[in-house]
RNA sequence: UGGGUUUGAUCCUGGCCCAGAAUGAAUGCUAGUGGUAGGCUUAAAACAUGCAAGUUGAACGGCGAGCUUUUGCGAGCAGUAGCGAACGGGUGAGUAGUACACAGGAAUCUGCCCAAAAGUUUGGAGAAAUACCAAAUAGAAAGCUUAAGGCGCUUUUGGAUGAGCCUGUGCAGGAUUAGGUAGUUGGUGAGGUAAAGGCUCACCAAGCCGAUGAUCCUUAGCUGGUCUGAGAGGAGAAUCAGCCACACUGAAACUGAGACACGGUUCAGACUCUUACGAGAGGCAGCAGUUAGGAAUAUUGGACAAUGGGGGAAACCCUGAUCCAGCCAUAUCGCGUGAGUGACGAAGGGAAUAUCUUGUAAAACUCUUAAUGGUGAAUGAAUGAUGAUCAAAGCCAUGAACAAGCGCCGGCUAACUCCGUGCCAGCAGCCGCGGUAAUACGGGGGGCGCUAGUGUUAUUCGGAAUGACUGGGCGUAAAGGGCAUGUAGGCGGGUUUUUAGGUUGAACCGUAAUGACUAGAGCUUAACUGUAGUGGGUGUUCAAAACCGUUAACCUAGAGCUCGAGAGAGGUAAGUAGAAUUUCUGGUGGAGAGGUGGAAUUCUUAGAUAUCAGAAGGAAUACCAAAAGCGAAGGCAACUUUCUGGCUCGAGCUGACGCUGAGGUGCGAAAGCAUGGGGAGCGAGCAGGAUUAGAUACCCUGUUAGUCCAUGCCCUCAACGAUGCCAGUUAAAUGGGGGCCCGAGAGGGUCUUUGUUAAAGCUAACGCGUUAAACUGGCCGCCUGAAGACUACGGCCGCAAGGUUAAAAUUCAAAGGAAUAGACGGGGGAGCACACGAGCAGUGGAUGAUGCGCUUUAAUUCGAAACUACGCGAAAAACCUUACCAGUUCUUGAAAUACAAUGUACAGGUGCUGCAUGGCUAUUGUCAGCUCGUGUCGUGAGAUGUUUGGUUAAGUCCUUUAACGAGCGUAACCCUUAUUUUGAGUUGCAAUCUCAAAAAACUGCUAGAGACAAUCUAUGAGGAAGGUGAGGAUUACUUUAAGUCAGCAUGGCCCUUAUGAACUGGGCUAGACGCGUCAUACAAUGGAAACGACAAAGGGAAACAACUAGGUGACUAAGAGUGAAUCCUAAACCGUUUCCGUAGUUGGGAUUGUUCUCUGCAACUCGAGAAUAUGAACCCGGAAUUGCUAGUAAUCGUGGAUCAGCAUGCCACGGUGAAACUGUACCUGCUCCCUGUACUCACAGCCCGUCACACCCAGGGAAUCGAUUAGGCCUGAAGCAUGUCUAGAAUGGAGUGAAGUGGUUCUUUGAACCCCCGCCAUCUUUAGAUAGACCACGGUAGAGUUGAUAACUUUGGUGAAGUCGUAACAAGGUAGCGGUAGGGGAACCUGCUGCUG
Repeated sequence: UGGGUUUGAUCCUGGCCCAGAAUGAAUGCUAGUGGUAGGCUUAAAACAUGCAAGUUGAACGGCGAGCUUUUGCGAGCAGUAGCGAACGGGUGAGUAGUACACAGGAAUCUGCCCAAAAGUUUGGAGAAAUACCAAAUAGAAAGCUUAAGGCGCUUUUGGAUGAGCCUGUGCAGGAUUAGGUAGUUGGUGAGGUAAAGGCUCACCAAGCCGAUGAUCCUUAGCUGGUCUGAGAGGAGAAUCAGCCACACUGAAACUGAGACACGGUUCAGACUCUUACGAGAGGCAGCAGUUAGGAAUAUUGGACAAUGGGGGAAACCCUGAUCCAGCCAUAUCGCGUGAGUGACGAAGGGAAUAUCUUGUAAAACUCUUAAUGGUGAAUGAAUGAUGAUCAAAGCCAUGAACAAGCGCCGGCUAACUCCGUGCCAGCAGCCGCGGUAAUACGGGGGGCGCUAGUGUUAUUCGGAAUGACUGGGCGUAAAGGGCAUGUAGGCGGGUUUUUAGGUUGAACCGUAAUGACUAGAGCUUAACUGUAGUGGGUGUUCAAAACCGUUAACCUAGAGCUCGAGAGAGGUAAGUAGAAUUUCUGGUGGAGAGGUGGAAUUCUUAGAUAUCAGAAGGAAUACCAAAAGCGAAGGCAACUUUCUGGCUCGAGCUGACGCUGAGGUGCGAAAGCAUGGGGAGCGAGCAGGAUUAGAUACCCUGUUAGUCCAUGCCCUCAACGAUGCCAGUUAAAUGGGGGCCCGAGAGGGUCUUUGUUAAAGCUAACGCGUUAAACUGGCCGCCUGAAGACUACGGCCGCAAGGUUAAAAUUCAAAGGAAUAGACGGGGGAGCACACGAGCAGUGGAUGAUGCGCUUUAAUUCGAAACUACGCGAAAAACCUUACCAGUUCUUGAAAUACAAUGUACAGGUGCUGCAUGGCUAUUGUCAGCUCGUGUCGUGAGAUGUUUGGUUAAGUCCUUUAACGAGCGUAACCCUUAUUUUGAGUUGCAAUCUCAAAAAACUGCUAGAGACAAUCUAUGAGGAAGGUGAGGAUUACUUUAAGUCAGCAUGGCCCUUAUGAACUGGGCUAGACGCGUCAUACAAUGGAAACGACAAAGGGAAACAACUAGGUGACUAAGAGUGAAUCCUAAACCGUUUCCGUAGUUGGGAUUGUUCUCUGCAACUCGAGAAUAUGAACCCGGAAUUGCUAGUAAUCGUGGAUCAGCAUGCCACGGUGAAACUGUACCUGCUCCCUGUACUCACAGCCCGUCACACCCAGGGAAUCGAUUAGGCCUGAAGCAUGUCUAGAAUGGAGUGAAGUGGUUCUUUGAACCCCCGCCAUCUUUAGAUAGACCACGGUAGAGUUGAUAACUUUGGUGAAGUCGUAACAAGGUAGCGGUAGGGGAACCUGCUGCUG
C1' cells in the first nucleotide's frame, strides 16, 4: 500500500475474491529436545467410587489404651458448649436492568481486628459447664488460670473492613411491537425494615411513562482487559482480576454479625437407589474420574514444604484453595539434526543428444559438539512435596552417532520441465484448467516457501472510503417524496448590554491490581519474572468571555401589511354564439356509393352517394397560436357576466414576525368503481370481411361499455427538467413576455419572467454552466451488487379493482452507466460494377461426351462442396500410372547410409491429424483501400491526419483544414501490339519480313465550363494513335481455423514376417436415377457435289516428313529435305455451276451389324481411326438462369502441351465480324459519410413468454403436535404476621386446711416466713390444635404470540443440444415505454392518457 474478475478494447459505478494479523481451536501428513503458558467453546445432561470443613480437653462432665513416685499424667472417643461452615472452589442457566461500568449521595448495619473508657455481683434446675433460666444495679455479663500476669466475657464511643439502599450518565436488535400502567403516579396518616421509600395498608387526588422509542418480542452475564485497525472504529467476553447471578426444578423460612445458605433445614415435582412394602436415602455448574453429546479438550497422581484460609494460648489438626508432578507440538520463546577441505565435476536419477542438471552435493580427509554416562554447587530464613534432588559453569569418558518434514510451482504469487490421461479421471480461493503435444489433472526429476512443524477447515478484524464522525453519494450507474400547506424538531439578519449552560484554561480528586507503553534489572539469550514512571475523565472548584445559548434595549438590508397601478387559456358558477359531423323530414336526381396495397364484409331502384331547404341533438371550440401567457403540481384555450386566489411595479408602515419540515392535512392526468342523467362523433370488448403457414393482431365495415354532466370514491404514472425547498457569491453575448424611470425623438437605465450560445469551474463521460449539475450555508426525503421482488406474510386504507408499508430462503459473478472501434439495419445520403435496363448469343427440353451425387460392387482408391466443389487435382486410368480389390510371394527388405561381418542401428508407409505447421493457392478484389512517425485533442479506449467542397478508373488531383510528412497499395516503371527512324539479319537483289535500340502522347495547344484550381466538354487543330491508345503481367492490410500432410517439406501419433515391398488378374470405365459443364443439332443466312483463294502462331531427331507408288479409305512401302525465317501446313468466306424444295428430308448423325487400319508385350473387360450398311431422339426448348460494351459477342478453322496410342477438355493463334448502351427508380455485390443498436462467435447475431421433464427453496393449506404469555375460576403443601382454644411452666393475688419429728429465724407453750396443694389473673412463656391473608406445584374454560409437521396447491430459481410461436434490440419490419381497463395458447394485442430513454 494494493491486486484479480463485467468489455473486442476504454473510463466509471459496483459487488465477489486474494495477499496480513489473530484463535481455549479442529483435522491431514510428519515429528529430536528444553523453558513458559493453556487445555468440555457442545448436554445448567446423568453420575459409580474416593477425597474437597473442620477445630478447640487452656469452656464442660463422662469413658479411657497406656505410664506412674499412688498421686497424678494421659494418646484418643461419642456427647454438651464455642468459633467456623455466608470464605475459599465451580458454572454462566437466568438477567436488557433489584445487573455491570464511571461519578456522586444519605436514611443504615457491621462477627473476628484496632484505639479509648467502664463493668465482670448473686441464685435455680441439672451429672457438669463460657449451655439454659432467674435476680441485683438504669441496663448487660462467663469464666479459665501456675493466682504475678495473661487469655476471655458484657456495655459505650470512635476507627478499619465488609455489606445494604438511593441518584445521574453510559451500556444489544426489532416499529411487519404504538400505545402502556389501578398500588399504577402523587399526597396525608399508620404499619414494617438495620435503613429512605407504595415496601405494605386506609383515605384522598388522577395522575405517571411514551416517536429523544414506552410496552412487547428476540438475543445476551457485565467490566478491566483481549484480537484487529494508521486512527476513529469493529468484533468478542477462554485463561488472570473486579462485580453479579445460580447450585437437580419450583417455593419457603430458620439459625446467625452476615444466607433466604453448592457439600444446612421444610414442602412440592421429575429422576435414581434401598426396602421386611410399613417406609426410607440422594443431588460433582468442588478435585480426579465415568457415561452421553460432539470436529474437539488431560491423572480416579504427590504434598501441606511455600503462599493463604478455618480452629486452637500453643504444639498442632484440617485445607482437590494452593504448590507441584503426569498427559497433549494446543500456543509461544530458545537449541539441535553438524563444521572445514573436497572435481575425475564419480556412479545412479532426470532432461536432452553428445551437452546440461541433481552438484561441493556425495565419497574421501580433517575437526567439534549435542546427546548419553560419571563428578559437581548456590539460592529459595529453618523444615523440603516437586526431587532416594534438579543442575548453570567447570572436569573426565564415549563420540557424527538414534534426530526433516509439509505445502506449493497458469495469473493474482516466489518457483518448469518430461511422461501418463484425453471434457474421462480429476483440480479449483477468484479468474478458470481437462475434448491427443495440459508449466492448471496424476506420477518422475528439478525448483520455491516455511521449518519440528507445515497445509487445510472454521471464526474475527483488516484491506472495504463496501453504512463514509474522521471519510461516500442521489440528471443518465442504486437513489429527490406527484405537489403543496403546516405541527414537533433542527437552523436562523445588524448594534449595544447581561449571564456563564455550551466552549477554553488551570488546580484538586479519580482512573483497583494485572495488562499496554517508556527506561533500568534478574534467569547463559528469549519468552518469562521483577522495579520505577507515563497515559487515559463521564467529577469538583476557580478563572476567561471571542463565538453558540440566556437577559434587556434598539435598527432595517430578511419577512409581512396598507394604498395606487398592470398583464394573464389561474380557479368557480350561470348564460350565449357560430362552423363542422351525424340523424330525421321534404325537394332535385337516377346507379352506383364506400373502402383498400389490392379486395371484401357494408349502404343502395323500398331511390343510396351527390345536391338544395328545414329541423333535432350532443360534444368540441378552426383562424388568432407563438419553445407566447397563468398556475404549487395535476393542469388551463369561443364569447359575456358572478364570486375569487396568486404574481409584477411604485410609495409608505410593522420591526426578525424568518427558512426547512418527521408524523398530520389538503390537492392530485388517464383509466376504473357507485347512483342518476345524457349519448352526435370516436371507440376497449364483441361480430363480420381481408391478410397469413396460422393471425385470438396490424388494414376495413359495424357496434357495446366508456368518453360528456351531477354527486361520492379510487390516489396511481416516463405524476420528467428522470434535477427537493430556501438564501448568498461568481465572465460575457443575443432573443421572447410584463412593468417602471430619464429623454422631444433616436435611444439609454432599471426590476421581473422565459429561451439560446458560451467563459471559469464541475462531471466517469455525455453534458451543466447567474433558471448550475459551479462555489458555500440551513433543513427534509432517499440509496448501498444482480435476480428473487413495484413479491410473500402481517398491519393500515378501499365497495371492488387494488393502493401503501415491505422481507427471507435460494441462485449468480456479475448486473449497470457513458463513451470508443467495428459489424449489422426490411435507416438516410453519395458513388461504382455486364448489377439492372437496352441488346446479341445461349443454358434449362433432345442425343452424345465429361465430372459429381446416389446406388451397386470383392473393389468401383483418395481429395475438392454456395458464390470460392462438379471438362476440378488429372498438360492423357488397356499393363504401368494406382494409392483400391482378389490371389500369390519377400522380411535389413525394391533402393540408400553407418558400424560391422549377417547382425544391429534402421529403411519404408499416397497410414492419421490442413483444427499442430511451412510453402503455395482460391476468395473479398485490380475493390481503393490499409497504415506509420512527429505534433495536437481526449483521464482513456481512441481521434485527428484519411474529414469539408469539387474531381477522378483510383486515398487520382485540387481546395479547405491542427495538422505536417511518410510507407504498403493506385498510377508509372516491365512485356506484347499499333506509327516512324537507325543498325543488324533473312533473301541472288530491291521491296517486304524478322530482331535490337530509339523516337512518339504530356490535357502539351485552341475555345468554353469551373473557385482563378484540380478537372470536365468539343464532329477544334495537329497526329499512326487522344484523354489509362488496346491487351497482359504485377494482387496492399485483411477475411473465410477456406483448400492442400495424395506435388513437395515437416512436428506429433500409429504400422514394422506389415498399414512396408513385389507379381498376375480385376477395378477406378458398373447404372433404375438426379445435377453441373460442354459437343452436335433441330436446317434454306441451309445441306451435298465440283472448281478456283487468303493467315497467324507453334512444333519437329526414338522427331517432322515432301515427292513417288499401292489401297475406295484409315493407311502401307520406300524416303528427298530439316536440329529449322532455309525442309515438313487452313477453314468458314467469296465467285461460278449443279442438285435438294420445307419433308423427320440429301436436315440430324446417336445406335448397331460386318470388314479393316494404326499404336502397343497386350486393344475382351477398356483405345483411336477407316470403309460399308443401319439412320434413334431432336422441328428452337417450363419455372428459372448464364456470358458479353469492339476487333468485343457470335461464327470459322489452325497449332501446342500431355502423349507409344487416345480430346467434344485445356492453353494459344489468326480469319470473317455485329447489335444495343448518351441511364441508375429497381435486383445483386462493393466503397465512402451520417445515424440507431440490448450485436462483438459481430443479424446464420441477440433474445421473450407459455407448455413438457428433472431438481431445489419459499408462500397458501382442512388440520395435527408442541413452546410461551397475560388475565378468569378452582385447589391451597411447607412457611409465616395475627386471632382463638387446650395443656404446662413462670410470676402475681386472695385463700383453704390436709399434712410434714419438713426447712430457716426469733423474743422458742408459740409466732413469722418458705416449701407443698388447688383456684383466679397475666400487654411473661413453652408445646399442640385450629382459623386466616399471602402463596409454589397442580386442575379448568376461552384467548394471544410463536415453532414444527401436512394431503393438495401457487409463484420463483436452476438445468449443452425438447415443443409453439417471434414480443424486444435497426424505423426490429405496427416506434418503444409508464399507468390503467378489457381480451387472448404464449410471448402479447387493443382502447384512453402521458413520456422521449
A computed fold for a 1397-nucleotide RNA from an invertebrate metagenome, annotated as small-subunit ribosomal RNA. It matches the Rfam family "Bacterial small subunit ribosomal RNA". Gene Ontology terms of the family: structural constituent of ribosome and ribosome. The coordinates come from a structure-prediction model, not an experiment, and the mean pLDDT is 80.